[in-house]
RNA sequence: GGGCGGAUAGAUCAGCUCGGAAGAUCGCGUGAUUUGCAAUCACGAGGCCGCGGGUUCAAAUCCCGCUCCGUCCA
Numbered sequence: 001g002g003g004c005g006g007a008u009a010g011a012u013c014a015g016c017u018c019g020g021a022a023g024a025u026c027g028c029g030u031g032a033u034u035u036g037c038a039a040u041c042a043c044g045a046g047g048c049c050g051c052g053g054g055u056u057c058a059a060a061u062c063c064c065g066c067u068c069c070g071u072c073c074a
Base pairs, nucleotide, nucleotide: 001073002072003071004070005069006068007067010026011025012024013023020057028044029043030042031041032040050066051065052064053063054062
């Protein structure tokens, strides 16, 4: 330098194929339950979807460029 994969909640990851309300599990907070803790149950908080542009009525999703991580080739 080039090919491929990845970047979404505190953590691990779906969702992208086929544009139309941003989700799951664990963790965190409050409450219930318990003598207390754990477990369980209910509710809740937490995201400028890596960055910058473009297309579109509408972009996590499509297009272009870039950054970082992994891997392969040179």
Model confidence (mean pLDDT): 83 of 100. This is a predicted structure of a 74-nucleotide RNA (transfer RNA) from Methanomicrobia archaeon DTU008.